[in-house]
Context: one part of a larger RNA
RNA sequence: UGACGGGGACCCGCACAAGCGGUGGAGUAUGUGGCUUAAUUCGAUGCAACGCGAAGAACCUUACCUGGGCUUGACAUGCAUCCCUAAACCGGUGAAAGCCGGGGAGCGGAGCAAUCCGUAAUUUGCACAGGUGCUGCAUGGCUGUCGUCAGCUCGUGUCGUGAGAUGUUGGGUUAAGUCCCGCAACGAGCGCAACCCUUGUCUUUAGUUGCCAUCAUUAAGUUGGGCACUCUAGAGAGACUGCCGGUGUCAAACCGGAGGAAGGUGGGGAUGACGUCAAGUCCUCAUGGCCUUUAUGAUCAGGGCUACACACGUACUACAAUGGCCGGUACAAAGGGCAGCGACAUCGCGAGGUGGAGCGAAUCUCGUAAAGCCGGUCUCAGUCCGGAUUGGAGUCUGCAACUCGACUCCAUGAAGUUGGAAUCGCUAGUAAUCGCGGAUCAGCAUGCCGCGGUGAAUAUGUUACCGGGCCU
Numbered sequence: 001u002g003a004c005g006g007g008g009a010c011c012c013g014c015a016c017a018a019g020c021g022g023u024g025g026a027g028u029a030u031g032u033g034g035c036u037u038a039a040u041u042c043g044a045u046g047c048a049a050c051g052c053g054a055a056g057a058a059c060c061u062u063a064c065c066u067g068g069g070c071u072u073g074a075c076a077u078g079c080a081u082c083c084c085u086a087a088a089c090c091g092g093u094g095a096a097a098g099c100c101g102g103g104g105a106g107c108g109g110a111g112c113a114a115u116c117c118g119u120a121a122u123u124u125g126c127a128c129a130g131g132u133g134c135u136g137c138a139u140g141g142c143u144g145u146c147g148u149c150a151g152c153u154c155g156u157g158u159c160g161u162g163a164g165a166u167g168u169u170g171g172g173u174u175a176a177g178u179c180c181c182g183c184a185a186c187g188a189g190c191g192c193a194a195c196c197c198u199u200g201u202c203u204u205u206a207g208u209u210g211c212c213a214u215c216a217u218u219a220a221g222u223u224g225g226g227c228a229c230u231c232u233a234g235a236g237a238g239a240c241u242g243c244c245g246g247u248g249u250c251a252a253a254c255c256g257g258a259g260g261a262a263g264g265u266g267g268g269g270a271u272g273a274c275g276u277c278a279a280g281u282c283c284u285c286a287u288g289g290c291c292u293u294u295a296u297g298a299u300c301a302g303g304g305c306u307a308c309a310c311a312c313g314u315a316c317u318a319c320a321a322u323g324g325c326c327g328g329u330a331c332a333a334a335g336g337g338c339a340g341c342g343a344c345a346u347c348g349c350g351a352g353g354u355g356g357a358g359c360g361a362a363u364c365u366c367g368u369a370a371a372g373c374c375g376g377u378c379u380c381a382g383u384c385c386g387g388a389u390u391g392g393a394g395u396c397u398g399c400a401a402c403u404c405g406a407c408u409c410c411a412u413g414a415a416g417u418u419g420g421a422a423u424c425g426c427u428a429g430u431a432a433u434c435g436c437g438g439a440u441c442a443g444c445a446u447g448c449c450g451c452g453g454u455g456a457a458u459a460u461g462u463u464a465c466c467g468g469g470c471c472u
Stems, first nucleotide, its partner, number of pairs: 007472002010469004015462002019426005026317008034308001042053002064303005070297001073128001077127004089102005106119005130292002133290003139286002141281003144277001146275001151190006157166003170181003196269004201237007210227003215224002240263001243257005319419001323378007335366003340359002344355004385416001390411007432454007
């Protein structure tokens, strides 16, 4: 000077408390450990690994295993060489790759031509290629975490022999080292805040593919007409403690009020200081060193990553009546679409099939939102709850669904009656609950990322638990 203390003072945070809903018990999905295996590829391991890398393992992917074949190589450049061969195509063998046999073009320039020079590709040879091999404790880059916590420093001056101190401490105040006052300090930088995006109000510009108040018209904003309204998307306005009262050191600020769509950072996002953890990643990429070179490279087929006594994490579905089932009926937002979305018609109980209009889309389409509301039924039971599992029959994608896909129909109808110790999330359009879309993607979502609908309870407070800040 720091760090630490079951030392002290002050302060903050879903940290506790007050509440609401879960996890821990069941079944399934998924990840991990372990065990197994020819292989179950590798990495991630307290918080900060475990629905993580993986925004999608049937082949491919794929890095693993078994077996078959290749060796200048699947890929790059150069030198020399071969030179009428290479590729397409055909045959044999084979699981394929590969191997064997057949087959079979040149191009540019000079020249009458022979031929010469250059060049694509091939053969052979040499340099070399290649490595998801090792080291994240040799590294770059990127990322997590403390933490969106309020801190971390510098110049000059002053003090101290010096390490260093001061400034940055103190009195107030703030979400904030935010601001004010004081002070041997005076200033400054990186952070905070603001500038950026989005949402909430209004004005204006524009009016199609959007909208419809008035006038006609229609089954229908369908058409004429209109751009007022909604909306779309550009430009502006608006909020600044600006105004009033009180408190306060005549300060900063705090409390209350007015006006206002919005009030004291309006809500949300992006934004992550100096640094910490030799944190993570050599398997995104780059890269030093080491290792490998008829193999640790590359290729193909099949298998594996999907195994299963068990243990843990994260989810989904339930255990039911605030519910299940049946019929009717209402209201979204945000997205996607040409090797695509597919209306409509028709066939099928259905998954889906057949034909196919329109649309590169405010035009056409995915596309009926669901919970809700109205009516009916079930009456507390392992049930008309729950749907695992299994048998059968199918659909779709795709060379191919056996290992190992999703979905449909018929049958089957397991555990489960609210979950021990313990433990997690959340302070408002939040929790809870309901559906919808997208990326990846041939196919495959209970995961992830978004979108809207319905819509709570509680916070007296800071003694103690956890983490953090400041002074001592």
Predicted 3D model of a 472-nucleotide part of an RNA (small-subunit ribosomal RNA, 3' major domain) from an uncultured prokaryote. It matches the Rfam family "Bacterial small subunit ribosomal RNA". Rfam links the family to the GO terms ribosome and structural constituent of ribosome. The prediction has a mean pLDDT of 85. The RNAcentral record of the full RNA draws on ENA.